[in-house]
Molecule: transfer RNA
Organism: Pseudophaeobacter sp. EL27
C1' cells in the first nucleotide's frame, strides 16, 4: 500500500433502526460449624470523532487498533 467476514461486560460471544444481552467470573446476602454447591441480588459495557435519521451498537465517511495479502 490493499482487504471487510475484526474492535460491545474482566473473558468469550449473541444482538441488522426503536427494551443494551448470555454463560463464565467479582462482589454482597440466604443456606452451612466453616467451606464448597444451590438460591437472589448489585456492580460493570458498544473503540474516537462526525453525518444521515424523529431515533444508530447496527446506516455513510474519516481516524485509531488488530488480523490478513503484497
Nucleotide at each position: 500500500g490493499c482487504u471487510g467476514a475484526a474492535g460491545u461486560a474482566g473473558c468469550u460471544c449473541a444482538g441488522u433502526g426503536g427494551g443494551a444481552g448470555a454463560g463464565c467470573g467479582a462482589c454482597a446476602g440466604a443456606u452451612u460449624c466453616a467451606g464448597g454447591u444451590u438460591c437472589u441480588g448489585u456492580a460493570g459495557g458498544c473503540g474516537g470523532a462526525g453525518g444521515u435519521u424523529c431515533g444508530a451498537u447496527c446506516c455513510c465517511u474519516c481516524c485509531c487498533u488488530a488480523a490478513g495479502c503484497a